[in-house]
Molecule: RNase P RNA; transfer RNA
Organism: soil metagenome
């Protein structure tokens, strides 16, 4: 000098005016005191707490996840490791189970696109056969060949030697691949180990699917308490059956409805559901002390855990947390040889709404630590 | 605050599930027809499928992130 990784800050102070909540005082107006956004409060993409749905039951369907071991309340998150890829390196990235369970797809081009395949150009024509020739030989056919060319994203191991009419794992050596054993590792997986197999294994599962694991639904407008007001009105639907009754109607059963996602079973409750219409749109609670923050010690490679000490840190209810001025500060621009000076230039992204753990996205600048070239 | 849906031509929509040429109607333009216009007939132009990244040989379509727009919701009888 160029980078990599991790952590932190998010302009500071003062004055004046103003806002919200709580507490104290006051009959009240009001006064005083204290406190008052974030690393993402965001997107609502995951996971949990909490609340209600009777318990949260079984099966199917559906959704999600997908290398191993662990951490955790849980996770699609995190940590450590394995494998693959990128980088000289510190490091970074990876939706990373299965394509010999099955079904389907691979347009166009190309001879052939997934089978023990395929002859367009090409090579050969040993073998058989026809013709020409006295002969050597030549021309052709049957046929053989996956080496070379060409097409394509992709053409069925690579290099070399042998072999052959020409060729070819046809044979052999090395490399690669597959299977098994042995050794190491909890495992994923690994191997200067051994043996077997000439190779039987194209891509895609962010196509259906198979395998393994997880998941009941809704959400603080959940839910609880109080108060106020109105017409328990109209229409449609569901399945009927039985009893009582002159009837209107009432009661029971119910294959019907409901129990806030689809079906079945099981269980519970019942006349229910939907639309229109009518009424109130007030108060209290849930509500912020929590898987909480900070510090130290110990255990662990680490995520994290355990123990001790200490602190209380927004709780409004359509939404307060702001504005102005001054000084300083960081950066830019300009002036100046420089010290330095000037500036009505900039200081981002953004705004709690039940609460936590993550991920992702947005973000002017700056600081610290470790490491690499 | 919570839940759901939609972005394709100037406008309204199909195509997406099951990947391979982007289409329809209206509108625009040109020609014919008409004295002229309208209507009608024939033809043409116009799209990076909201944006970015990924999977794939190939993406409007499958997956992830993001931007914009729209809809729904309280309690009582």
């Nucleotide at each position: 000098g160029a980078g990599u990784c991790g952590g932190c800050c998010a302009g500071a102070c003062a004055a004046u005016c103003g806002c919200a909540a709580u507490g104290u005082g006051g009959c009240a107006a009001c006064a005083c005191a204290u406190u008052g956004a974030g690393g993402a409060a965001a997107g609502u993409c995951c996971g949990g707490g909490c609340u209600c749905c009777g318990c949260a039951g079984g099966g199917c369907a559906g959704a999600g996840c997908g290398c191993g071991a662990g951490a955790u309340a849980a996770c699609g998150u995190c940590u450590c490791g394995g494998c693959g890829g990128c980088g000289u390196g510190a490091g970074c990235c990876g939706a990373c189970g299965g394509a010999c369970a099955g079904u389907g797809c691979c347009a166009c081009a190309g001879a052939a696109a997934a089978u023990c395949a395929a002859a367009c150009c090409g090579c050969c024509g040993a073998u058989g056969u026809u013709c020409c020739g006295c002969a050597a030989g030549g021309a052709g056919c049957a046929g053989g060949c996956a080496a070379g060319g060409g097409u394509g994203a992709a053409a069925a191991g690579g290099u070399g030697c042998g072999g052959u009419a020409a060729g070819a794992g046809c044979g052999c050596a090395c490399c690669g691949c597959g299977c098994g054993a042995c050794g190491g590792g909890c495992a994923a997986c690994c191997g200067c180990u051994c043996g077997c197999g000439g190779c039987a294994c194209g891509g895609a599962a962010a196509a259906c699917c198979c395998c393994g694991c997880u998941c009941g639904g809704a959400g603080c407008a959940a839910g609880g308490c109080c108060a106020a007001a109105u017409a328990g009105g109209u229409a449609a639907g569901g399945a009927g059956c039985a009893g009582c009754g002159c009837a209107a109607g009432c009661u029971g059963c119910g294959a019907c409805g409901c129990g806030c996602g689809g079906c079945c079973c099981g269980c519970g409750c019942g006349c229910c559901u939907u639309a229109c219409g009518g009424g109130u749109a007030g108060g209290c609670u849930g509500c912020u002390u929590g898987a909480g923050g900070c510090g130290c010690a110990c255990g662990g490679u680490g995520a994290c855990g355990u123990g001790c000490g200490u602190c209380c840190c927004a709780g409004a209810g359509g939404a307060a947390u702001g504005a102005u001025u001054g000084u300083c500060u960081u950066g830019g621009a300009c002036c100046g040889c420089a010290a330095g000076g000037u500036u009505u230039c900039a200081g981002a992204c953004a705004g709690a709404a039940c609460c936590c753990g993550g991920c992702u996205u947005a973000u002017c600048g700056g600081c610290c630590g470790a490491c690499u070239c | 605050c919570g839940g759901g849906g939609c972005g394709u031509a100037g406008c309204u929509c199909a195509g997406c599930c099951u990947g391979g040429u982007a289409g329809a109607g209206c509108a625009u333009c040109u020609g014919c027809u008409u004295u002229g216009g309208g209507a009608g007939c024939a033809g043409a132009g116009g799209g990076u499928c909201g944006g970015a990244g990924g999977u794939u040989c190939g993406a409007a379509u499958c997956c992830u992130c993001u931007c914009g727009c729209c809809c729904c919701g309280a309690c009582c009888a």